[in-house]
RNA sequence: UGAUAGAGGCGCGAUUGACAUUAGUAGUUCAAUUUUCAGGGAAUCGAAUUGAGCAAAAGGGGAUAUCGCCGAGGGGUUAAAAGUUUGCCCAGAACUUUUAAUUGCCGGGAUGCAGGAGAAAAUUUUGCAUACUGUCGUUAUUAACGGAGAGCUGUCG
Numbered sequence: 001u002g003a004u005a006g007a008g009g010c011g012c013g014a015u016u017g018a019c020a021u022u023a024g025u026a027g028u029u030c031a032a033u034u035u036u037c038a039g040g041g042a043a044u045c046g047a048a049u050u051g052a053g054c055a056a057a058a059g060g061g062g063a064u065a066u067c068g069c070c071g072a073g074g075g076g077u078u079a080a081a082a083g084u085u086u087g088c089c090c091a092g093a094a095c096u097u098u099u100a101a102u103u104g105c106c107g108g109g110a111u112g113c114a115g116g117a118g119a120a121a122a123u124u125u126u127g128c129a130u131a132c133u134g135u136c137g138u139u140a141u142u143a144a145c146g147g148a149g150a151g152c153u154g155u156c157g
Stems, first nucleotide, its partner, number of pairs: 001157006009070001011069005019061001027054009039090003073106002075103011107133002110130008135147005
């Protein structure tokens, strides 16, 4: 320095999807009442509230099963497409999803706090902290401290 094969463990991700939540919400039927709102424009279409009935879905989560793996994967940035937010149209802004490129930001899971997304106290992501864990190094050696996956271990050249 190259090839190849492996290890960490509530390990990573993809598909499937029982089930819970979303929600007695949206919507719709009947009855009554009120009303013209945004940076610009249009319009009397429409919109809103209360009572009584009927009553979802998508996104997100997810048991089970199968598959691919150990920079597995996740994040940041840029671009394109689609969508959401403001009653309608245009503009602007913010956010979300997918795809592609790029970037040596992150060893791994857990818990707590804070920010973003989200209906959510679910979940996810970012930052900080705490102990744990695997690996290598150092030392005063069975413990302590430190580093990062471009790492570590085995074999071959």